[in-house]
c-di-GMP-I riboswitch aptamer from Candidatus Acidiferrum typicum, 105 nucleotides, folded computationally. It matches the Rfam family "c-di-GMP-I riboswitch aptamer". Rfam describes the family as follows. GEMM was predicted in a large-scale screen for bacterial structured RNA regulatory elements.
RNA sequence: CGUGCACCUAGCCAAACCUUGCGCGAGCGGGGGACGGAAAGCCACGGGUCUCUAAUCAGUACCACCAGGACCCGAAGUAAAAUUAGAGAAAGCCGAGUUGCCGCA
Numbered sequence: 001c002g003u004g005c006a007c008c009u010a011g012c013c014a015a016a017c018c019u020u021g022c023g024c025g026a027g028c029g030g031g032g033g034a035c036g037g038a039a040a041g042c043c044a045c046g047g048g049u050c051u052c053u054a055a056u057c058a059g060u061a062c063c064a065c066c067a068g069g070a071c072c073c074g075a076a077g078u079a080a081a082a083u084u085a086g087a088g089a090a091a092g093c094c095g096a097g098u099u100g101c102c103g104c105a
Stems, first nucleotide, its partner, number of pairs: 003105003012037002017032006035092001041098002045095003049089008060079003066074001068073001
């Protein structure tokens, strides 16, 4: 150096939570902390998940909010879910790709 085996780990990473800063948000960085991890290294390419914005739904439905004014109503107020599009997040969801450590032969 190559191949095979293995996860016994010298060393490594660090979930939740707390704290601090950043972001509209999903989340991210620092400090503390360990549930776990044998690629919990890297990479948003495929699937899935999450966030924001817009459109459709819809001048349709509604009256908590609001121009009006209590019912009723609406050029004006509100409208979930879903779908579509755009922009993002996450590698500790699964797969693809890629690099690599300890040990044994």